Molecule: Bacterial large signal recognition particle RNA
Organism: Dehalococcoidia bacterium
RNA sequence: UCGUGCUAGACGGGGAGCUAGCGGUGCCCUGCACCCGCAAUCCGCUACAGCGGGGUUGAAUCCCUGCCCGCGGUCCUCGCCUUGUGGGACUACCUUUGCUAAGCGGCAAGGAAGAUUGGGCCCUGCGCGGUAGAAGCCUAUGAAUCCCGUCAGAUCCGGAAGGAAGCAGCGGUAAAUGGACCCUUCUGGGCGCCGCAGGUUAGCCUGAUCGGAGCUGGCUGGUAAGGGCAAGCCGGAAGGCCCGAUCAACGGUAGGUGCACGG
Numbered sequence: 001u002c003g004u005g006c007u008a009g010a011c012g013g014g015g016a017g018c019u020a021g022c023g024g025u026g027c028c029c030u031g032c033a034c035c036c037g038c039a040a041u042c043c044g045c046u047a048c049a050g051c052g053g054g055g056u057u058g059a060a061u062c063c064c065u066g067c068c069c070g071c072g073g074u075c076c077u078c079g080c081c082u083u084g085u086g087g088g089a090c091u092a093c094c095u096u097u098g099c100u101a102a103g104c105g106g107c108a109a110g111g112a113a114g115a116u117u118g119g120g121c122c123c124u125g126c127g128c129g130g131u132a133g134a135a136g137c138c139u140a141u142g143a144a145u146c147c148c149g150u151c152a153g154a155u156c157c158g159g160a161a162g163g164a165a166g167c168a169g170c171g172g173u174a175a176a177u178g179g180a181c182c183c184u185u186c187u188g189g190g191c192g193c194c195g196c197a198g199g200u201u202a203g204c205c206u207g208a209u210c211g212g213a214g215c216u217g218g219c220u221g222g223u224a225a226g227g228g229c230a231a232g233c234c235g236g237a238a239g240g241c242c243c244g245a246u247c248a249a250c251g252g253u254a255g256g257u258g259c260a261c262g263g
Base pairs, nucleotide, nucleotide: 001263002262003261004260005259006258009057010056011055012030013029014028015027020046021045022044023043024042034054035053036052037051038050063256064255065254066253067252068251072247073246074245075244079241080240081239082238083237085235086234087233090232091231093228094227095226096225097224098223099222100221102220103219104218105216106215107214114210115209116208117207118206119205120204121203122199123198124197125196126195127194128192129191131188132187133186134185135184136183138179139178140177141176147172148171149170150169155164156163157162
C1' cells in the first nucleotide's frame, strides 16, 4: 500500500410536557433514517440510564470530537399594535332646570318699568230675547143609530084647524187624526259682541291718570346644580411585534479512531 475476514460503533434527530432524574409510547418540528413484543389511571432503567429478541452494515462520504450556520420550539422586561372588558374624579361632546343680561333680536317718546283706577273675560240671581218640546188657538177630515139644529118624503093623533115623533139629506159639534205662519201659556239648558244687581284669589285683554326710559329673556354667551355618553384618562385580560435568554434538526468545515490473516 492492496485484498479478505472480524470487532467497537451505527441503523434517525430534536422541542415541550410528564419524571427525583434518564429514555420510550403519545403531541409538535425536521424529513425518509431495520423488524417483532411492552407502555399515560403509564412501560422500562439508575448519571454507564429504555427493556427483551432477531437482522443489516461495518474503520470510514456512513463512527467520534471541536467550531460555524440556524428549520423550529419554549421562556420573557420596558415599549408598541389589535381585540374586547371594568371604572367614571378630570378634559372633551350632548342635554335639563334656575339665575344673569355681555352680544343679537323684539317692544318702547303714537310713551318702558312702576303706582292708582274703570271695564271685559269668570261666578251667582232676576229679567228680556232666542232655541227645542208640549198644550191651547186656527184649519181640514170626522157620528147610519145610542150628540144638537133644521127636518123633503113618509108615519101617528084629530071631524077640522092644527099638533107629535122623526129616517135620509144639509149644517154644526164631541172623541180622534192630520196641517201650519202668527198669537198665548208651560217646561228645559254648557244659547246670548242684551238689561239690572251682587261677588271676584290669581291671571289675561282693554281704557284712563301719574310717571318719564327702559322692558323682555327668543338665540348666542356666562354662571350654579344635575343627567347622559365613555373619545381622551385610570385599571386589568387575550393575541401579536420588538430587545433578550435557552434548547436545537439538517448542513458545512477541521481533525481523530481498531484487530487478525495474506500479497